[in-house]
Molecule: transfer RNA
Organism: Betaproteobacteria bacterium
RNA sequence: GCUGCUGUAGCUCAGUUGGUAGAGCGCUUGAUUCGUAAUCAUGAGGUCGCCCGUUCGAUUCGGGCCAGCAGCACCA
Numbered sequence: 001g002c003u004g005c006u007g008u009a010g011c012u013c014a015g016u017u018g019g020u021a022g023a024g025c026g027c028u029u030g031a032u033u034c035g036u037a038a039u040c041a042u043g044a045g046g047u048c049g050c051c052c053g054u055u056c057g058a059u060u061c062g063g064g065c066c067a068g069c070a071g072c073a074c075c076a
Stems, first nucleotide, its partner, number of pairs: 001072007010025004019056001027043001029041003049065005
């Protein structure tokens, strides 16, 4: 340099006729307990990597860019 895959909550990951963004763990608060753990309930937490475009409407479609991984090629 070329090709492919990946990028969504703090972490690990789901999410298809394009139409209100989710789970588990973690965290907050509360209940329970003498206390802790465990358990239960509750709440917070999002630029769906960035920009542009298409569309009434984009996490989803198109283009460009960035980052990571893999493969291939090149290398004085």